[in-house]
About this RNA: Large-subunit ribosomal RNA, domain I from Candidatus Cryptobacteroides sp., 529 nucleotides, folded computationally. The prediction has a mean pLDDT of 86.

Context: one part of a larger RNA
RNA sequence: GGCAUAUGGUGGAUGCCUAGGCGUUCCGAGCCGAUGAAGGACGCGAUAAGCUGCGAUAAGUCAUGGGGAGCCGCAAGUAGGCUUUGAUCCAUGGAUCUCCAAAUGGGGCAACCCGGUACGAGUCAUGUCGUACCAUCCGAAAGGAAGGCACACCCGGUGAACUGAAACAUCUAAGUAGCCGGAGGAAGAGUAAUCAAACGAGAUUCCCUCAGUAGCGGCGAGCGAACAGGGAAGAGCCCAAACCGGACGUCUUCGGACGACCGGGGUUGAGGACCAGCAUCAAGUUAGUCAGGGAUAGUCGAACAAUCUGGGAAGGUUGAGCACAGACGGUGAAACUCCGGUAGACGAAAUCCAGAGCUGAUGGGCUGGUAUCCAGAGUACCACGAGACACGUGAAACCUUGUGGGAAGCAGGGUGGACCACCAUCCAAGGCAAAAUACUACGGAACGACCGAUAGCGCAUAGUACCGUGAGGGAAAGGUGAAAAGAACCGCGGGAGCGGAGUGAAAUAGAACCUGAAACCGUAUGUCU
Numbered sequence: 001g002g003c004a005u006a007u008g009g010u011g012g013a014u015g016c017c018u019a020g021g022c023g024u025u026c027c028g029a030g031c032c033g034a035u036g037a038a039g040g041a042c043g044c045g046a047u048a049a050g051c052u053g054c055g056a057u058a059a060g061u062c063a064u065g066g067g068g069a070g071c072c073g074c075a076a077g078u079a080g081g082c083u084u085u086g087a088u089c090c091a092u093g094g095a096u097c098u099c100c101a102a103a104u105g106g107g108g109c110a111a112c113c114c115g116g117u118a119c120g121a122g123u124c125a126u127g128u129c130g131u132a133c134c135a136u137c138c139g140a141a142a143g144g145a146a147g148g149c150a151c152a153c154c155c156g157g158u159g160a161a162c163u164g165a166a167a168c169a170u171c172u173a174a175g176u177a178g179c180c181g182g183a184g185g186a187a188g189a190g191u192a193a194u195c196a197a198a199c200g201a202g203a204u205u206c207c208c209u210c211a212g213u214a215g216c217g218g219c220g221a222g223c224g225a226a227c228a229g230g231g232a233a234g235a236g237c238c239c240a241a242a243c244c245g246g247a248c249g250u251c252u253u254c255g256g257a258c259g260a261c262c263g264g265g266g267u268u269g270a271g272g273a274c275c276a277g278c279a280u281c282a283a284g285u286u287a288g289u290c291a292g293g294g295a296u297a298g299u300c301g302a303a304c305a306a307u308c309u310g311g312g313a314a315g316g317u318u319g320a321g322c323a324c325a326g327a328c329g330g331u332g333a334a335a336c337u338c339c340g341g342u343a344g345a346c347g348a349a350a351u352c353c354a355g356a357g358c359u360g361a362u363g364g365g366c367u368g369g370u371a372u373c374c375a376g377a378g379u380a381c382c383a384c385g386a387g388a389c390a391c392g393u394g395a396a397a398c399c400u401u402g403u404g405g406g407a408a409g410c411a412g413g414g415u416g417g418a419c420c421a422c423c424a425u426c427c428a429a430g431g432c433a434a435a436a437u438a439c440u441a442c443g444g445a446a447c448g449a450c451c452g453a454u455a456g457c458g459c460a461u462a463g464u465a466c467c468g469u470g471a472g473g474g475a476a477a478g479g480u481g482a483a484a485a486g487a488a489c490c491g492c493g494g495g496a497g498c499g500g501a502g503u504g505a506a507a508u509a510g511a512a513c514c515u516g517a518a519a520c521c522g523u524a525u526g527u528c529u
């Protein structure tokens, strides 16, 4: 030195575990902010670095409820206190709430500096201190706005490229990503100038289907409907005008005319005004009240003993019991009957949510007539240029409109994929609207042929440590034991540590602590050279 066996060190794999994650379903909730938000800075404890909580009233203050024996957070110790005259704790509503931040008296390198006005404190007086007010925009005022966010969902504006076409330019990617604006708990859309096809349907939205069809397309790559049918949901309304009335203004030949405004009237494909006649409180909307219900603390809640093994019984054995409860978690091992719970049944002073009914207000029905009047104009439509429609200019309608031209007006007008006729159908150029649908930062309930510490979120917590001027990047790190019973005392040693002693079921469970693989390093014995 090799090999073998035994036994250690090192190391932290593996097994087991879970405090944390991941995903899904259902319900709730879906905004906060000048009454100063979100997010921070700095403080507040007897002792206090961090986290948590709070704000100079500072791990807190008050009230009302719940609860019932301990309490002074994570988090020990010491000291000192509180509490059945009900503390700690939980819920609801108040008070306080430094400084920065939209930040708003002015400034500023955020958490700082410097003012003005009024009143007050203090000083002989000045300095100083306290309280309130002093930004901008809109508005006559009252009042409102701003800023944040849930990196989601929605609407609008603007709008790529990589890529695909096996190159590339039309095309595609894609009206996607990005940026900007705006809003809501949903948004948007919405009661036909819609479809259909000779039969008819009857607002919108969403799903299935029609259908990868009809089509579009360097007819390439690709793009890609609609009608009809089946479901979810279901809801319809209000103006403008004609006409009537009114105070006002301008003009006036004093008869009135015109204008804008206010009130009534009226809202449709064949209607309304107008004229004639009949009837009269229905639905709906809104405000208040309110039965019962829900949310935010909680309460009650059945039934087991002996014995054996063991450190420990929930395990074995024997004999019982409950069950609208044999879900689950915990307890020294494996518990329906030990604990928390579970099934089931109850509960709110206070605040909030929806809300049947009731009351008030609002609301406005039908028939006939048709002479006259009204029924959304720089609109429809046309031309040119674009966009958008599944549709790339095409035979290209329909929809939107930048420029120019420019109607009719009910004997009217639009549409039915160039256009014309016939026919059918609808009524533009004003407005509102629940539900079915989308999403999840947040609260609750539950579940998983999801993970189990190199996994699962980046984080068993951390956007920390650390890196970067910055935008930004971004870790590692879990486990003694049932209980600290965490090793008094003695010995060696400067200590670290070790040997006894003691605890414990176990200490090769001793804090570098469950298990403790391998590489790697020893020790002992044997053997080989």
Stems, first nucleotide, its partner, number of pairs: 001528009015514001016479002020451002022448007029440002031148002039100003042055003046078002050074002061094006070082003105114003115134007136145003153184001154182005164171001168218001194201002205232004215223002236432003239376001243264004248259004269410001271374003274369005284362006293353004298346003304319005320337002322326001328340003381405007391417001412427005466473002486513001489500004